Background:
This is a predicted structure of a 270-nucleotide part of an RNA (large-subunit ribosomal RNA, domain VI) from a Deltaproteobacteria bacterium. The organism belongs to Myxococcia, within Bacteria. The coordinates come from a structure-prediction model, not an experiment, and the mean pLDDT is 88.
Context: one part of a larger RNA
RNA sequence: CGAAGGAUAUUUGAGGGUGACCUGUCCCUAGUACGAGAGGACCGGGACGGACGAACCUCUAGUGCACCAGUUGUCACGCCAGUGGCAUGGCUGGGUAGCUAUGUUCGGAAUGGAUAAAUGCUGAAAGCAUAUAAGCAUGAAGCCAUCCCCAAGAUAAGAUAUCCCUGGGGCUUCGGCCCCCUAAAGACCCGUCAAAGACUAUGACGUUGAUAGGUCACAUGUGGAAGCAUAGUAAUAUGUGGAGCAGAGUGAUACUAAUGGGUCGUGAGG
Numbered sequence: 001c002g003a004a005g006g007a008u009a010u011u012u013g014a015g016g017g018u019g020a021c022c023u024g025u026c027c028c029u030a031g032u033a034c035g036a037g038a039g040g041a042c043c044g045g046g047a048c049g050g051a052c053g054a055a056c057c058u059c060u061a062g063u064g065c066a067c068c069a070g071u072u073g074u075c076a077c078g079c080c081a082g083u084g085g086c087a088u089g090g091c092u093g094g095g096u097a098g099c100u101a102u103g104u105u106c107g108g109a110a111u112g113g114a115u116a117a118a119u120g121c122u123g124a125a126a127g128c129a130u131a132u133a134a135g136c137a138u139g140a141a142g143c144c145a146u147c148c149c150c151a152a153g154a155u156a157a158g159a160u161a162u163c164c165c166u167g168g169g170g171c172u173u174c175g176g177c178c179c180c181c182u183a184a185a186g187a188c189c190c191g192u193c194a195a196a197g198a199c200u201a202u203g204a205c206g207u208u209g210a211u212a213g214g215u216c217a218c219a220u221g222u223g224g225a226a227g228c229a230u231a232g233u234a235a236u237a238u239g240u241g242g243a244g245c246a247g248a249g250u251g252a253u254a255c256u257a258a259u260g261g262g263u264c265g266u267g268a269g270g
Base pairs, nucleotide, nucleotide: 001153005164006163007162008161009160010159011158015150016149017148019147022050023049024048025047026046027045028044034039052107053106054105055104056103060101061100062099063098067094068093069092070091071090072087073086074085075084076083077082111145112144113143118138119137120136121135165269167180168179169178170177171176181267186264187263188262189261190206191205192204193203194202211257212256213255214253215252216251217250218249220246221245222244227240228239229238230237231236
């Protein structure tokens, strides 16, 4: 820009996909059919796996550089105590969310159609025979569908639901143009953001509000804070006290910031 008014939401699926399509072992049928025996099935049913793939984080495990604790050297806060800086996050032990696999769940199931090799029925040419010449049938992990994903610029531009706009005057070559009034639904700008993210886009929210921060409570992590008291010469231990501290988690709460506003989009469309 188009899709013969404008918009929001939900869709159909023409057509596409360098989407998927894998496979083993064991059990039953059955030690049956078959076979002198040794051995040992088709068909059909079930269980458990391997590799591959997708999604996810409840469990297990990893990471977790603004979480907690311990600890070495040194410097500083006047000293003690308590802290902070630097040393690979100084080192060490743990670890929430998130992200992950080694973890969890799921998938390749079933079915139909046309066929290949192959196997047939009827059947002439050629009184026979012949699956073939006319005609009809069976038949594969393969093909076309079925499954998953994209998809109406599919210009044949689709469908459904809902929402919005119902003024005046003048000129005209009848295409339209000019002035006044009007400015919808909706969208964007802007702002608070994350499940999204290079930017953009996408998604949530903007006071009729829980969008982010703060606060409170809880979960969770660390593992027993400081101060004081007691015991001990002291190192240290015990008590106060599952203490103190804590990033991303869950819930609540308008305390702070989403204020105020602006722009586009028109006037019923053969």
It was read from a public genome assembly.